[in-house]
Large-subunit ribosomal RNA, domain II from an Akkermansiaceae bacterium, 690 nucleotides, folded computationally. It matches the Rfam family "Bacterial large subunit ribosomal RNA". Its family is annotated with structural constituent of ribosome and ribosome in the Gene Ontology. Taxonomically the source falls in Akkermansiaceae (Bacteria, Verrucomicrobiota, Verrucomicrobiia, Verrucomicrobiales).
Context: one part of a larger RNA
Formats: sequence, structure tokens, C1' cells
RNA sequence: GUCUGCGAGUCAGUAUGUGUGGCGAGCCUAAGUCCUUGUGGGACGCAGGCGAAGCGAAAGCGAGUCCGAACAGGGCGAAAUUAGUUGCACGUGCUGGACCCGAAGCGGAGGUGACCUACCCUUGGCCAGGUUGAAGCUCAGGUGAUACUGAGUGGAGGACCGAACCGGUGAAUGUUGAAAAAUUCUCGGAUGAGCUGAGGGUCGGAGUGAAAGGCUAAUCAAACCCCGUGAUAGCUGGUUCUCCUCGAAAUGCAUUGAGGUGCAGCGUUGCGUGUUGACCCGUGGGGGUAGAGCACUGAAAGGGCUAGGGGGCACACCCGCCUACCAACCCCUAUCAAACUCCGAAUACCACGGGGUAGAGCGCGGCAGUGAGACGGUGGGGGAUAAGCUUCAUCGUCAAAAGGGAAACAGCCCAGAUCAGCAGCUAAGGUGCCUAAAUUAUGCUAAGUGGAAAGGAAGUGAGGUUUCACAGACAGUGAGGAUGUUGGCUUAGAAGCAGCCACCAUUUAAAAAAUGCGUAAUAGCUUACUCAUCGAGAGACCUUGCGCCGAAAAUGAUUGGCGAUAAGCAUAAUACCGAAGCUCUGGAUGUCGUCGUUCUUCGGAACGGCGGCGUGGUAGAGGAGCAUUCCAAGCACGUUGAAGCGCGAUGGCGACUGACCGUGGAGCGCUUGGAAGAGAGAAUGCAGAC
Repeated sequence: GUCUGCGAGUCAGUAUGUGUGGCGAGCCUAAGUCCUUGUGGGACGCAGGCGAAGCGAAAGCGAGUCCGAACAGGGCGAAAUUAGUUGCACGUGCUGGACCCGAAGCGGAGGUGACCUACCCUUGGCCAGGUUGAAGCUCAGGUGAUACUGAGUGGAGGACCGAACCGGUGAAUGUUGAAAAAUUCUCGGAUGAGCUGAGGGUCGGAGUGAAAGGCUAAUCAAACCCCGUGAUAGCUGGUUCUCCUCGAAAUGCAUUGAGGUGCAGCGUUGCGUGUUGACCCGUGGGGGUAGAGCACUGAAAGGGCUAGGGGGCACACCCGCCUACCAACCCCUAUCAAACUCCGAAUACCACGGGGUAGAGCGCGGCAGUGAGACGGUGGGGGAUAAGCUUCAUCGUCAAAAGGGAAACAGCCCAGAUCAGCAGCUAAGGUGCCUAAAUUAUGCUAAGUGGAAAGGAAGUGAGGUUUCACAGACAGUGAGGAUGUUGGCUUAGAAGCAGCCACCAUUUAAAAAAUGCGUAAUAGCUUACUCAUCGAGAGACCUUGCGCCGAAAAUGAUUGGCGAUAAGCAUAAUACCGAAGCUCUGGAUGUCGUCGUUCUUCGGAACGGCGGCGUGGUAGAGGAGCAUUCCAAGCACGUUGAAGCGCGAUGGCGACUGACCGUGGAGCGCUUGGAAGAGAGAAUGCAGAC
């Protein structure tokens, strides 16, 4: 891993609701006793419970009562309008382990452990060989005597080197190992605080510890076994047959609350009500948003006017003058605002009238789930007018939605799958080939743009404004481009051309007190300007379509691919393709209406026909069924072959049913009713097999 078997909402009590029986202003018995055909049934049992009356804290009073001085007023009741009680079944709450499995843990004056290991006690054992050479002693020297010196002897040491022994430094191997800690090489101690045998002692909040929270039997910040114990788990996982109807939520408030829960919201189901509903039309409302505006509050640009101030001049003082400085009020021009408004929509909201029969509304009950939402459009806040970011509002989709499109792609576009069909029409999107389906017309693009931005540019198409132009424009070419004058100042110089001031005049077809280059300054080149030549358009802008550049990334590239100059883009037209949409034909089913039949407790129910509208679905609510084991009653089958097993025709929407045949060899089925150890693929499920 697979197969087979096992494996999870149960039972008791109680409360409440629904269904269905009994009795009914009443209903029921409990323990127990008696009878009996004795795992059963019947009778008795007025103890007790619920209901028929309430109000008050109570005494108490009573269709009233309480507060109150009250005959007032008010509260709760009565009446109008009395229904309960008990059995069975089911839904759900509560108390119990309470759907199942799962902790780490807590407690026990319950127990087992020191054969591992820590320390201690008693008694034994062990340490090759080599080296060093302390004290002391002897002799000699030495001294007055010591001291001291030398030689020898001697054999000390948590001394040295190094086997056994003990340890475990570094590395490699090993890592489903040879081994749940080892092997090999290497390394430390090796007469000592040494190592070791045997026997004995100390233990669970306790021991022991040269101390690491170490060790106490492969277990230690509290051992192991048993018990409390099915501890608790707002957490994770799992929770077993079928079909049908409806179908959510991821929000608000609160919470030692935030992944939990309570109430509300949204779902379902029953009863009641009956047009009240969403939505549409009409009428009437309030508003201060979008926009806009500057009348208020503020912000803020330029100018004018001009208080106040700064600066300068003048001044004994008082008066004054100037100001390209700051600047209030006021005026003109032009603006800005979530916390500005002289204004002010669209929507939305409220009310009324009319329409509106919808899986509408409203009310009262039973039962839930949800209370992590996600993306997209729009309007905002936060952020950086970042985020597949975050937080609100509103709508949509997904969630819980399949189908078609977007190459692929929960949240985008189209569209909501009852079933079947080798029928038709369309939506979005498409119609060169892959790949179902296409043509026509007028333009644009030359970039493979299409199939990346700001920004940049005599790309090119369309429209417009304006200037010049046959009295000759624009470009090119030829010629001129002068004089006073080197203007004045400044300066070493300043001659058109460092800088400052002025920018006149003359001759002219025209020529600047000079546009640029240039020189130390001159010089020189050039331009403006003019004439000639040439001969028809030229220049400057604005709006707009499509293109160009901008364009660098790591394995081989990409409009989905191929490829295409349209098979790109724009406009127009007509066809076609295209979905589980719509239509057509048939079937099933829910619900409503209607007709018929049967039954009826006369309320209605069941079945059948026809018609209308429906039938995606997670959590979840409701309904109807299938199968398994057993029980009761009735009826069948079986050695002329039961169950089981194999095959699986047939029938049923399905769970399922199950003929014939084979196998098997003794029991078993159907109908009605009842009771459950009642359905497995998942729980790192449990056991067994392979």
C1' cells in the first nucleotide's frame, strides 16, 4: 500500500414543540397489593401531580387584587373569546463520558525498582618494562665546634616515558548500522582524589550528585506500574444508503471578546393573516453630496489705490520729500477648501394614490447554519491618487455555478445545467490554416506597427488659421553691403562685435552707432538689407488619424502557433459560425388551477386526465423511500434441492430488485406491524492476511 472484518448522535431522567390516540372541566396514577393461561396480561391503589383564579413581599382578600386617606388614578388579572391532561412516536434543550478517537498534565498515607547508573559501607584483587634520583645515612674534605662542600649509599614523588587496565581528543566510516552510540586510526591517565570483583546501604517532591538539572534499568525540570479516568480539550481529524423541495452566512451589538459564544440579521418548516410585498407609474416632501461659487470662514497670485512700518534725504523743534522694500482695508484681474457655502443636482430616502399573486409581505411557533470571506466596477479614508495592500459604502460574480468566450486562467464578458434527442435559432466572441463559420465598399498604416511608458523628432494622411508671391515670392547663384566714424565713455588697447551710455545723420537700389565667427587691438569671414538671375508656389502655426525612436538579462524564442501587407487599424453593410441560453419532440417530478373516480371522522384525503409556472447548489431545514439483523401475526417455498457463492436477463429516477443456468447441501422467504449493536473510503483509524 491493497484486501477482508470491526469502527462514531446512544440510553436514562426531565423540559419544550409537533404528529397521532384515550378521556375531557377534568386528566393521570406512583410505590405497593391481589388475580392470572406467569420474561406476559388484568384489577385495585384518591399518596401525589397538572389544569379549572387571580392579585400581593406577605398577613390576606378574591373576579378581583395591589399601591393609596380615597369611591381618584394606575399596575397585573377576569369578562367579551374557558381546554386541559395522559399514552405512543419524532424534533430539540438540559443533567449525565452524551457523536467517536486524541493530549501535555493533576491527585493517591497505593505499589515496584540502586542487577543500569550516582554516592557511601565492608571485604578482596590488579598496575610489563624503562627513567629521574628528594630526605636520611656512610666516608672524605672543612671548622674551636657547627655550618658548608664533594663522593658514595639510599629509593621519595596526586614525578617522567610507556603496555595491561581505565578513559574518550580529533578524524573517517557507519546513519533501514555488525551496533537504539559502535569500528578503525589518533589521543589522555596509567602508585593514585587510581582501577576493579563480591556482599551490603540510600528513591520519587525523594535519593545521589568534585554541580552537567547530571544520574536513579535504552525513560528524568520530578522514574515506572496501577487507580481517580471514558480527566479536560472554545482545538485538529473522522462521522457509513438513495431520491425529492427550498436554500444561507462570512454583517450589527456585546463579550477576560477577537479562529469561541449570546441576541439580532439572513435559511427552512408549521399555523395564522390575505394583497398588505419587491418593483413600476403618478403626486407631495425634507436634504446640502456631485458640481459650482467666493456672499461667510480661511488659504492664495499679479496690479492699482493707500493707512502703518522699514530704508534714504532733509531737519534745533514742529512740519516735510523720495522709495523697483514689507504691507492692512478697499478696487480690478485670476484662483483654492473633508472639517468654507450666496447656490445646488442626478440618485437615494420618506409619505400618499394606482398597478403589482410573488418560493411575495406581515405575525406567532419548531429547527438550524453563519458571525475567517475573495475578487471586479463605482464613491471615499489609510498608504506613495504603491501592492494579488488595508478599511468603509454600494452593485455584481465566486463562495455554493456547471456550459460558451478571454490560448491556458474561482471572482472578468456571455449565460443560470430536470432527463433524453445524429433537430432548429441566437449571446459574448468569432469566420486564412490549425479550428465551426466571410464577403463587399471607402480610407489609413510600412512600423510585422498591430504585439510596452514619460519624453523626443522636416515619418505620413485629413481639416483649419495666417503671412509672402507673375507688380516675380521661398531656396540657390552673381553683385553690393558705403560715408561722418576708430560714435562718446572706459581702457595698456576697446576701431560694429570685454563693458557702460547713446543709437543720430549722410549718400543710396540697399547697407545696423551692427547677427555671429575672428584679432593683443586692427585686419579678415558672415548676417540683416538691396539689385540681378531663375520662374510657381513658399513660410510660420493650430487641431486631428496612423506610424518612428525611447526598448538592456541571464537554457530557445513567441499576436495561442503557423503565418499574413492583410489574415493589421478605422468606418459601413450583409451573411454565417457559435453555449447545458431560447425553440422543437418525448419522458420524470414539485407546485398552483381545473375536471373525473374512490374513500371520508364531511374538515378533507388518495389516485387519474388536462393546463400554467417551476426543478444548479455548499452549510442547513423539510419530505419520501431502499437495504441489513431480530420479534409478533398471517401466508408461502424447500433433498423433484433452502441459505450462501458465480453469472446478472428483467424491473425501478435511485438506494435496490433479481428470472434462467451453474455451484452448494438444509433450511428459508413474502406481507403487515414492531425493535435496533441498522449502511464506511478516508479518522498519520483498530485487528488479521498478502